A computed fold for a 72-nucleotide RNA from a Bacteroidales bacterium, annotated as transfer RNA.
Its mean pLDDT, the model's own confidence on a scale to 100, is 83.
It matches the Rfam family "tRNA". It is annotated as a transfer RNA.
NCBI's taxonomy places the organism under Bacteria, Pseudomonadati, Bacteroidota, Bacteroidia, Bacteroidales.
[in-house]
RNA sequence: GGCCUAUUCGUCUAACGGUCAGGACGCAAGAUUCUCAUUCUUGAAAUAGGAGUUCGAUUCUCCUAUAGGCUG
Numbered sequence: 001g002g003c004c005u006a007u008u009c010g011u012c013u014a015a016c017g018g019u020c021a022g023g024a025c026g027c028a029a030g031a032u033u034c035u036c037a038u039u040c041u042u043g044a045a046a047u048a049g050g051a052g053u054u055c056g057a058u059u060c061u062c063c064u065a066u067a068g069g070c071u072g
Stems, first nucleotide, its partner, number of pairs: 001071007010025004018055001027043005048064005
């Protein structure tokens, strides 16, 4: 240099082009408890950046960035 893959809440992980972007852990509040812990309920929190296609994009295409792999 070329090719391929990945990038989603704080972390991990789902999501036929039409999902309220779901779940687990964590976090916050409340209940329980003398207190802590456990348990239960509720809540906040995410699509790497930019463009394109489409009625509609996390999903398809292109560029950029980062990370990883193969290779001349």